Source information:
This is a predicted structure of a 250-nucleotide part of an RNA (large-subunit ribosomal RNA, domain VI) from a Candidatus Saccharimonadota bacterium.
[in-house]
Context: one part of a larger RNA
Order: sequence, then structure tokens, then C1' cells
RNA sequence: CGUUAGGAAUUUUGAGGAGAUUUGUCUCUAGUACGAGAGGACCGAGAUGAACGAAUCUCUAGUGUACGGGUUGUGGUCACCUACUGCAUCGCCCGGUAGCUAUGUUCGGAAGAGAUAAGCGCUGAAAGCAUAUUAAGCGCGAAGCCCACUCCAAGAUAAGAAUUCCCUAUGGAGACUCCAGAGAGAAGAUCUGGUUGAUAGGCGCAAGGUGGAAGCACGGUAACGUGUGGAGCCGAAGCGUACUAAUAGG
Repeated sequence: CGUUAGGAAUUUUGAGGAGAUUUGUCUCUAGUACGAGAGGACCGAGAUGAACGAAUCUCUAGUGUACGGGUUGUGGUCACCUACUGCAUCGCCCGGUAGCUAUGUUCGGAAGAGAUAAGCGCUGAAAGCAUAUUAAGCGCGAAGCCCACUCCAAGAUAAGAAUUCCCUAUGGAGACUCCAGAGAGAAGAUCUGGUUGAUAGGCGCAAGGUGGAAGCACGGUAACGUGUGGAGCCGAAGCGUACUAAUAGG
């Protein structure tokens, strides 16, 4: 820009396209059929894997650059101690929430239908027989083909369909800008909100992480230990709460 009454929203049809399509081992049938024996099935039924793929973070595992703790050197605050803190690869190290991940978890390839290939047949002449047919006619028959399964899909210009709401003309429905943001994200876009508000921050609560704060008291010659006390502190996640900012406007 088009789809021709216009606009907002919701639900759809499916022309067409993309993806997937893998396979092992074991058990039963059955030590059966077969075979002198050795050996050893078709058909059918079930179990469990590999690789691949999708989703996901409950568990396992990793990261988690400042969440908690330990610790070395050297500075700062300080008159000193204690405490807190800067720098040294996040100083080094031990753990670790959310998120992101796989090595983790869950699921998938199924079943079925149609038309067929090689192949195998029925009926059957030419050719009184025979012949599945390089005759007419009719069948069976594959991991392959077309469906079926998953996803996209009306710019499918042949531009499809249905439902609800708004305005009948210079106004209205509505949309955008702007702002707070994240289930989104390179920018646009998308999505959640904008006071008739839980959108982000803050604050509160519980979870979860770390692992027993400071101060004080007690014990010990001291290093230090114990009690107060599962303490103190805490980024992302949960629930709540208008304290701050989403004003006003175009």
C1' cells in the first nucleotide's frame, strides 16, 4: 500500500509450505514347525535401550563479578583495641537464590487408511490345450508415494468465513506519542501497566542462601570457647502494601 462502508477486539477455514519418518537387544509363542543330528524359525505378542528431536528446571550437576562466610598482605576511618571498609585476577578460597544450562527430568517417532513398485495371483482367449496379460477384466503386495501426526499459513491480489461492540459525519469509536516496566528485546516490535493503579523501586512477611553477627555476660594465664540466639546479613524469585515514580499534555 492492497484486501472497499469505516473502526476496535475475538474465534476460525485451509490453497500452499515446513518438520518428523531411524534402529538395536531381550522375553514369550517355542526348544515348537523343520532337521538323522548339530542346530533352529516364519507369523504374532510384549519388555528395555541407543542416537536424534521438542519442552522444561522438581531432582542431580554447572555457572551464578560482590548473596553469606573464611582467610593473607598492605592501606583508610581511629589516640589504641574492637568493628567496618579500599586494593591485590571476584586478592585467594568454601558454599549458593533467581535466571541461563546438560550431564538432569518429561515426552515424541505409534496405530490406521488409500493408490502403487518389484513380485505373486484369479478369471481367460487369441491358439478347442496351455497361459497371472510385452489381450480385455479383477486382486494381493513396501521403511517408499498420498493422507494421517506437529507447526506456519487469506499478499490464497480468486486477498475467504463467523461473533461482539462503536460512530452515522467533521464527529466518534479508537490508535499513537509520552511515562513505569518485563513473561519481551540489537533498534523497531511484542507484552504488562499508567492513580477507577500493584507497572517498577522502597517497605513488610514467609520461603530460600550462608552458617551462629555486633554488643554484653560468663569461663580460660592465653590462644579462644560458651550463652544471649538457627543468630545476624541477604541480588534477581513469591505474597502483600500507594511510601516514591507512572503527572500534565499533544
Taxonomically the source falls in Candidatus Saccharimonadota (Bacteria, Bacteria candidate phyla). It matches the Rfam family "Bacterial large subunit ribosomal RNA". Rfam links the family to the GO terms structural constituent of ribosome and ribosome.